Predicted 3D model of a 135-nucleotide RNA (SAM riboswitch aptamer (S box leader)) from Firmicutes bacterium UBA995. Its Rfam family is "SAM riboswitch aptamer (S box leader)". About the family: The SAM riboswitch is found upstream of a number of genes which code for proteins involved in methionine or cysteine biosynthesis in Gram-positive bacteria. The sequence was found by an Rfam model in a public genome assembly. The prediction has a mean pLDDT of 77. Of the family's consensus pairs, 97% are formed in the model.
[in-house]
RNA sequence: UUCUUAUCAAGAGCGGGGCGAGGGACUGGCCUCAUGACCCCCCGGCAACCGGCCUGUGCGGCAUCGGUGCCAAUUCCAGUCAGAAGGUGGUUAUUCGGGCUACAAGCCCGCGUUUCCAGUUCUGGAAGAUGAGAA
Numbered sequence: 001u002u003c004u005u006a007u008c009a010a011g012a013g014c015g016g017g018g019c020g021a022g023g024g025a026c027u028g029g030c031c032u033c034a035u036g037a038c039c040c041c042c043c044g045g046c047a048a049c050c051g052g053c054c055u056g057u058g059c060g061g062c063a064u065c066g067g068u069g070c071c072a073a074u075u076c077c078a079g080u081c082a083g084a085a086g087g088u089g090g091u092u093a094u095u096c097g098g099g100c101u102a103c104a105a106g107c108c109c110g111c112g113u114u115u116c117c118a119g120u121u122c123u124g125g126a127a128g129a130u131g132a133g134a135a
Base pairs, nucleotide, nucleotide: 001135002134003133004132005131006130007129008128013043015042016041017040018039022032023031024030026079027078028077029076044071045070046069049067050066051065052062053061054060075127081124082123083122084121085120088118089117090116093113094112096110097109098108099107100106
């Protein structure tokens, strides 16, 4: 780096030191940051993926120990794709009713049905992050 698989709405720093301008993966939005972010080290903590321990064997429990991970905001929100719901806005066609018109044609309005687009909500996928396994 690639593949497979599990999880991603909960939780955990107003700590100390260093550095000094961006950071939140990308794009847009929205946040955050000289009251010092991001990052690095120490300390503290969360969690329970792997190891470990217990076990009634249930993807069960524990957190003394090891390997990671994590400690602003749901993966901060949305994105590109598919499906569903709903009838919000526009739009296409049209039954019926009404109006204009001498009549017809035509036009306009309203209820309903309907075509397409946009938007909303939900679900899945995609993308990303982390663990474990493999190449």